The RNA shown here (transfer RNA) has 65 nucleotides and comes from a marine eukaryotic metagenome. Its Rfam family is "tRNA". Its family is annotated with triplet codon-amino acid adaptor activity in the Gene Ontology. The RNAcentral record of the sequence draws on MGnify. The coordinates come from a structure-prediction model, not an experiment, and the mean pLDDT is 81.
[in-house]
RNA sequence: CCAUAGCUCAACUGGCAGAGCAACUGACUCUUAAUCAGUAGGUUCGGGGUUCGAUUCCCUGUGGG
Numbered sequence: 001c002c003a004u005a006g007c008u009c010a011a012c013u014g015g016c017a018g019a020g021c022a023a024c025u026g027a028c029u030c031u032u033a034a035u036c037a038g039u040a041g042g043u044u045c046g047g048g049g050u051u052c053g054a055u056u057c058c059c060u061g062u063g064g065g
Base pairs, nucleotide, nucleotide: 001064002063003062006021007020008019009018015052023039024038025037026036027035045061046060047059048058049057
């Protein structure tokens, strides 16, 4: 310094958790791929604190650099 979806990563000064890839379904195609449309997927590393409200701030632990 980092830890958020299967993977790579966003999320501004605390206010509805998102994108790309992957997966699945459909369209297209003789078939596959490609392309297009859509769907699903989250205990935001564990515990505690502050706050009306925490991915975000504070303390501590764990793992990685």